[in-house]
RNA sequence: GGGCGGGUGGCGGAAUUGGCAGACGCGUACGGCUCAGGACCGUAUGGAUGAAAAUCCUUAAGGGUUCAAGUCCCUUUCCGCCCA
Numbered sequence: 001g002g003g004c005g006g007g008u009g010g011c012g013g014a015a016u017u018g019g020c021a022g023a024c025g026c027g028u029a030c031g032g033c034u035c036a037g038g039a040c041c042g043u044a045u046g047g048a049u050g051a052a053a054a055u056c057c058u059u060a061a062g063g064g065u066u067c068a069a070g071u072c073c074c075u076u077u078c079c080g081c082c083c084a
Stems, first nucleotide, its partner, number of pairs: 001083007010026003019067001027045006046057004060076005
C1' cells in the first nucleotide's frame, strides 16, 4: 500500500428485512437471609438538568439518504486478521 471484519452502558454482549436503542449476563445500590460474611432470593440500575413530574442527549467522529438509521451510502479515525 491492497482486501476483509469490528468500535453500542461501569464491563462483556444482543438488536430479524431500517421501525420503542441498550435484551441477557456481570458489576453496583437498597432490602431479605446470616451471629457476621460468602452463596442465594427480591427490587432498581445509560447520561445531564430537576425536589418531583418531566425534558433533553446518547451506538468511534462528521456528513448524506429516509416519515424513520446501531443497521444503508460517503469521508475520517482507532483495533484485529489476511495479502504484498